[in-house]
RNA sequence: AACGAACGCUGGCGGCGCGCCUAACACAUGCAAGUCGCACGAGAGGCCCUUCGGGGUAGUAAAGUGGCGCACGGGUGAGUAAUACAUGGGUAAUCUGCCUUUGAGAGGGGAAUAACCAGCCGAAAGGCUUGCUAAUACCCCAUACGCUUCCAGUCCCUCGGGUAAGGAAGGAAAGCUGCAUCGUGGAUGUGGCGCUCGAAGAUGGGCUCAUGGCCUAUCAGCUUGUUGGUGGGGUAAUGGCCUACCAAGGCUACGACGGGUAGCUGGUCUGAGAGGACGAUCAGCCACACUGGCACUGAGAUACGGGCCAGACUCCUACGGGAGGCAGCAGUGAGGAAUAUUGCGCAAUGGGCGAAAGCCUGACGCAGCGACGCCGCGUGGGGGAAGAAGGUUCUCGGAUUGUAAACCCCUUUUAGGAGGAAAGAUGGGGUGGGAAACCACCCGGACGGUACCUCCAGAAAAAGCCACGGCUAACUUCGUGCCAGCAGCCGCGGUAAUACGAAGGUGGCGAGCGUUGUUCGGAUUUACUGGGCGUAAAGAGCACGUAGGCGGUUUGGUAAGCCCCUUGGGAAAGCUCCGGGCUCAACCCGGAAAGGUCGAGGGGGACUGCCAAGCUAGAGGGCGGGAGAGGAGCGCGGAAUUCCCGGUGUAGCGGUGAAAUGCGUAGAUAUCGGGAAGAAGGCCGGUGGCGAAGGCGGCGCUCUGGAACGCAUCUGACGCUGAGGUGCGAAAGCGUGGGGAGCAAACAGGAUUAGAUACCCUGGUAGUCCACGCCGUAAACGAUGGGUACUAAGUGUCGGCAGAUUACUGUCGGUGCCGCAGCUAACGCAUUAAGUGCACCGCCUGGGGAGUACGGCCGCAAGGCUAAAACUCAAAGGAAUUGACGGGGGCCCGCACAAGCGGUGGAGCAUGUGGUUUAAUUCGAUGCAACGCGAAGAACCUUACCUGGGUUUGACAUCUAGGAAAUCUCCCAGAAACGGGAGAGUGCCUUCGGGAAUCCUAAGACAGGUGCUGCAUGGCUGUCGUCAGCUCGUGUCGUGAGAUGUUGGGUUAAGUCCCGCAACGAGCGCAACCCUCGUCUCUAGUUGCCAUCGGGUUAUGCCGGGUACUCUAGAGAGACUGCCGGUGUUAAACCGGAGGAAGGUGGGGAUGACGUCAAGUCCUCAUGGCCCUUAUACCCAGGGCUACACACGUGCUACAAUGGUCGGUACAGAGGGUUGCGACCCCGCGAGGGUUAGCCAAUCCCAAAAAACAGUCCUUAGUUCGGAUUGGAGUCUGCAACUCGACUCCAUGAAGCUGGAAUCGCUAGUAAUCGUGGAUCAGCAUGCCACGGUGAAUACGUUCCCGGGCCUUGUACACACCGCCCGUCACACCAUGAGAGUUGGUUGUACCAGAAGUUGUCGGGCCAACCCGUAAGGGAGGCAGGCACCUAAGGUAUGGCUGAUGAUUGGGGUG
Repeated sequence: AACGAACGCUGGCGGCGCGCCUAACACAUGCAAGUCGCACGAGAGGCCCUUCGGGGUAGUAAAGUGGCGCACGGGUGAGUAAUACAUGGGUAAUCUGCCUUUGAGAGGGGAAUAACCAGCCGAAAGGCUUGCUAAUACCCCAUACGCUUCCAGUCCCUCGGGUAAGGAAGGAAAGCUGCAUCGUGGAUGUGGCGCUCGAAGAUGGGCUCAUGGCCUAUCAGCUUGUUGGUGGGGUAAUGGCCUACCAAGGCUACGACGGGUAGCUGGUCUGAGAGGACGAUCAGCCACACUGGCACUGAGAUACGGGCCAGACUCCUACGGGAGGCAGCAGUGAGGAAUAUUGCGCAAUGGGCGAAAGCCUGACGCAGCGACGCCGCGUGGGGGAAGAAGGUUCUCGGAUUGUAAACCCCUUUUAGGAGGAAAGAUGGGGUGGGAAACCACCCGGACGGUACCUCCAGAAAAAGCCACGGCUAACUUCGUGCCAGCAGCCGCGGUAAUACGAAGGUGGCGAGCGUUGUUCGGAUUUACUGGGCGUAAAGAGCACGUAGGCGGUUUGGUAAGCCCCUUGGGAAAGCUCCGGGCUCAACCCGGAAAGGUCGAGGGGGACUGCCAAGCUAGAGGGCGGGAGAGGAGCGCGGAAUUCCCGGUGUAGCGGUGAAAUGCGUAGAUAUCGGGAAGAAGGCCGGUGGCGAAGGCGGCGCUCUGGAACGCAUCUGACGCUGAGGUGCGAAAGCGUGGGGAGCAAACAGGAUUAGAUACCCUGGUAGUCCACGCCGUAAACGAUGGGUACUAAGUGUCGGCAGAUUACUGUCGGUGCCGCAGCUAACGCAUUAAGUGCACCGCCUGGGGAGUACGGCCGCAAGGCUAAAACUCAAAGGAAUUGACGGGGGCCCGCACAAGCGGUGGAGCAUGUGGUUUAAUUCGAUGCAACGCGAAGAACCUUACCUGGGUUUGACAUCUAGGAAAUCUCCCAGAAACGGGAGAGUGCCUUCGGGAAUCCUAAGACAGGUGCUGCAUGGCUGUCGUCAGCUCGUGUCGUGAGAUGUUGGGUUAAGUCCCGCAACGAGCGCAACCCUCGUCUCUAGUUGCCAUCGGGUUAUGCCGGGUACUCUAGAGAGACUGCCGGUGUUAAACCGGAGGAAGGUGGGGAUGACGUCAAGUCCUCAUGGCCCUUAUACCCAGGGCUACACACGUGCUACAAUGGUCGGUACAGAGGGUUGCGACCCCGCGAGGGUUAGCCAAUCCCAAAAAACAGUCCUUAGUUCGGAUUGGAGUCUGCAACUCGACUCCAUGAAGCUGGAAUCGCUAGUAAUCGUGGAUCAGCAUGCCACGGUGAAUACGUUCCCGGGCCUUGUACACACCGCCCGUCACACCAUGAGAGUUGGUUGUACCAGAAGUUGUCGGGCCAACCCGUAAGGGAGGCAGGCACCUAAGGUAUGGCUGAUGAUUGGGGUG
């Protein structure tokens, strides 16, 4: 795009078309083929009239004889792959009723028969017998041609033809009627119709030939009337069409035979075309008419509405017997997704009959039903912004629906009402006139009172369907929550869905719109036009060669192909163009063109073919000297292994990652000598050679194939390819017979392992070897068919030749590498093409199923060759890219390992978590990167949890109204909240109206939520990781993803820097800039400091004083690889050194790139959406978060002598302090208490630093270690220490004696160890944050573990190795193979049987016409009947093909 469509929703009108695609299933009922009285005989009933005699209707209807028609028209597509169809021929091998033209004729005679009458049988259908009768029915005779046959025969010819003249034989007929006439008979004349015999024509057939149009080779051979001949038969006619005999042929790879499917064509649909698909309506042909068979009649049939027989089915029946055939038009049932009225009319067109009128006509013309299709029209037009209302949405402003509506003006198609009203009718008939032509009048339309025209009223009655994620035009809200659903493909839906459902809006089409089905297109996705085969599917393992295809060069001929011209045909319709008719269009009419093919004739001669004659460039032969693991056979030799014998010799050998099995004291291994056997060929040896491929390797001999080169001697296209075919063909395997050293499937043992039917080890049989015969496959690979021609270079190597002669150069042939153009998707190929051409062969057409099943062929078997389908998937695949990954490689780093020090894991306790428990044990955090985490501090509060008691505009915010100052005190009830009551109190500002703050009451807007979603979010944070990376612009390269830069060589802590480079630059990171510590200088000296001077004290910067020092806190200096030497590329840089407080980033901190983990947090905060609203909100009391069989993480204290105890003596830093730190003094053993001085702090206080040091005791003990636990007594904080605080004193004194597997931290002022302060905080740290004191050990090194960076490599990974993925097993479903079989369909063969019927034959029974005969009778000719051949249905037996089904079974697919 299309449709004979169907389904869903919807539906105003008209025109023109179309309408059982399925069950060629079955059919009730009506109709669809009759007509003619001008062929013929006979002839009513009924009704009307009647003078009852009869007459009329009426010689009408119906029936019959006869003629013509019924073979047309109409239906259907079952069968048919050729007896069909299409196109073009042939018929000298043929027929043709009616029609046209034409010639001749139509004389004489005869016998029947239906109707009818009578009788009879039958239920019916129907039939029998006797009798009568007519004809254009039937018969005989005559006549007859140019007819037929035969004889003879002329000319032409396409040879079964035509034709002149001749002879013989044979064969015809029918009348009816109009008019006229008179002889009144049906006679004559004439006209019409009809008849007979011929000749032509026209039309329509029959037969035949060529060409063309489906699938299948898993159908490869088929055929006996088969192929041909002769004789005969048959037909209109040829012919094995039939028959007898003879011969043995005929068809087939250009596809016979078989199977499947199918009516064919003009055309239709699609397509740019070439093609592809189809064959409704219309038209041509064919076939069929319930199924099968058969003939009759006829011009024509093997006959849709004829016959006979058989069969199935239906109906009637009196059970004896009969009837029927809608694939005609309607209609019914059934089937189906689905297809119409039991309509009107012969008015038109056409057909049959008729002389005609006319009759018949479900052909046809019309109408009805159906949006089934095509076409046309309408459902209104113009104006109209308050941009109405309503709807939807919203950021609440608005936006949109939307000029849409309302409203104003206008029009009236269609539908409705009314009136008028055709064409189709140029025809036919009747009457009258007329000689006729013709004229006048009258009659005749199914559609139809329809088309059409006019008028009336009124915007009045007339819009839907689908879509809106992309493809693909069109977007929002709500609902739903991987549900419900959508879906053509990709794919949507798991709480913010433009994808589901609804709504609003929008887009598209519009009386339709979607869906489904089907065809073509897109699909160059079967490639003729117009594809491919190195790696995506695809080159046969290789060769020889048959058919076939293709073929060098010159000349001549020919004309099959080819080209041109003329001509015939190519039906009509359709398509196209032009013109015309319906108002337009659809539709219809006329004309033209086209119809690529086919037939005939003529011409051309280039090219191809063919014929003939040449040529030498292709191909082959000859001669010559060379190369080679080319093949086959025979023989020979050496090294090594094993075995045997002997010698020497002793305890091991062997084997592995390590071992063991094994061998060995019966003497191995090792070693020496001798012998045997088999197999394989070291070095040379080489991208060297040879061969078609497989393949070929010691040496010699024999036989033998091929190639290259040189000479230019011969042949003269002898060539290339090659379907089938034939041969060769690694390894393994098979058969027979040998052989067997080593090796070695199977097998055994030992190891390894979770297992180990493996890898490793010790053994070991087939086999490996030989001969002969099979097999016929390989990643048989260059994954690249063979041939030929052409198309840049460079560089190796093998063989030959030529020229030079140390190397070299040229050329031919082979074999490699690199590389241009070109090609390629890229990789790559590139004179050895995968480039550019030609010719030939093979092969491919998504993945799986499957190289499988079935069938066939081959094989001894194993198996091979050929080779599907169902089903299933939305991919499978190639090349390249970026990542990620690797028990890949290279380089490098990090307390990563190693080297060390100290811990954890064991104990007790603290703390967090899991688990369990509970009314609740609130919630979150969960590998590193949760677990002394949120929590810098849960007794109440906190608090979010539980129980109970209460409140409902609320504890909190804003607004409205009314009232009241606010506020404070007290009482009652109660656990409190809450509730009830009493009292005190009258404030501030004011323009006097009132206002502000606060409180109470009321109503509603609203508050409130630590309720959910961290996977809707912001913000913040963790982590990789302070790792050195992550990117961009321009340029360049690539079809592209992308690459380059960023890689490389060095160097660095560093993508740090240098050099190089198709890159050049830049950004975020690194570094630096910032803070702090370390040195110095300057400035400034109080509360800090005290060197000098003075004063004072037992003593103390205590005082005067000073500002030097320390210090404080500001500003500066200083360090930059700057200097020297060496190394390095003259670089970057590194190493060493000097100086310096500090040296190569000086130490520490802050600082965290692009990103990753849907990492963490809705319970800090903010926030979308959802949810609760007398509760999921709020208040209160009590409880819980503190539970405890257990498990884990993080810590503290220890286990002791580097220790503990006691007293004594020193030295910090950084902080904090007014509801605060609190000195001194007093009291208490102590926690602490009392009292207050001082201090808003360099001033006073916390405040004692501790380890350390010098001593004392303890002496290895569960202890003077350790301090848990428990009892008692207290202190402090606080409303309150019961659940559940900290501390003190006395008493108690548990586990624990250095901690398994495993595991953590740390590289220097670090680890370890010691104490101090702070935040939180009423009180409560073993936690956290910070501070200082004392103060180590070790680092060879980068193999390994972990993490990371760069380069490279492989990849089937990309959710990225925690990836992907294979097979068995288990379960479910699906299709399929095999299967004892079972059951259908179809077909073959053999046989039985044989209806009807044709033909033949017999024909004793029967018979009017003609003949003989007076007759009887006979003859001729027939009929019944019998027999024979053929033969349908049927039957028996046995095969082939194909379908369904089958216990069981095999694999396959999906989940």